[in-house]
RNA sequence: UAUGAUUUUAAAGCGCCAGGACUCAUAAAGAGUAUCAGUAAUUAUGAUGCACUAUGAGUUGACGAGGAUGGGGAGUAUCGAAUCUUCGGCGGAUGCCCCGCGGUAGCGCACUACCGUUAAUGAUUGAUAAAAGCGAAAAGUGAUUUUCGUGACAACAUCAAUCUGGUGUUAAAA
Numbered sequence: 001u002a003u004g005a006u007u008u009u010a011a012a013g014c015g016c017c018a019g020g021a022c023u024c025a026u027a028a029a030g031a032g033u034a035u036c037a038g039u040a041a042u043u044a045u046g047a048u049g050c051a052c053u054a055u056g057a058g059u060u061g062a063c064g065a066g067g068a069u070g071g072g073g074a075g076u077a078u079c080g081a082a083u084c085u086u087c088g089g090c091g092g093a094u095g096c097c098c099c100g101c102g103g104u105a106g107c108g109c110a111c112u113a114c115c116g117u118u119a120a121u122g123a124u125u126g127a128u129a130a131a132a133g134c135g136a137a138a139a140g141u142g143a144u145u146u147u148c149g150u151g152a153c154a155a156c157a158u159c160a161a162u163c164u165g166g167u168g169u170u171a172a173a174a
Stems, first nucleotide, its partner, number of pairs: 014091004019087001020060008032050006063080003069100005101116005108169004122163006133150007
């Protein structure tokens, strides 16, 4: 240093990388292109670089907001931002469906509807980003990576306030 086993820790725009894109190196070809030399002349010819091809090694591959009652199931599962490869693939996942339990619908109970312990939906008003961009430092041949400063703007998401809601039974619900 590599491999195997065991243990521990670590997460949800989370983790990984056989495609792709990008960088470097090497090789082949001389039929593309540019410049220089040469020339009467873009003659012929030569040199250098770029492009194309192949191989190898590397780099990249989601910016925040928001999201967890228990079990099962399926499985491309919310919102916007960005100079949009944040492409593509695999795995996972707080989302979705069903059931159980629980909450609200002005006593209780049953059903129904909507939700999930901050436990109707909806409407109105208000509040709340980071990357990016610009500048700089370090590492690397480079693609790029890490860090610091400055830095404005979102959403059908979330929070707060106000308004707004069943059927039946029952002496009894505004």

The RNA shown here (glmS glucosamine-6-phosphate activated ribozyme aptamer) has 174 nucleotides and comes from Clostridium tagluense. Of the family's consensus pairs, 86% are formed in the model. Rfam family: glmS glucosamine-6-phosphate activated ribozyme aptamer. Rfam describes the family as follows. This entry contains a glucosamine-6-phosphate activated ribozyme that is found in the mRNA for GlmS. GlmS is an enzyme that uses fructose-6-phosphate and glutamine to generate glucosamine-6-phosphate. The prediction has a mean pLDDT of 76. RNAcentral holds the sequence, with entries from Rfam.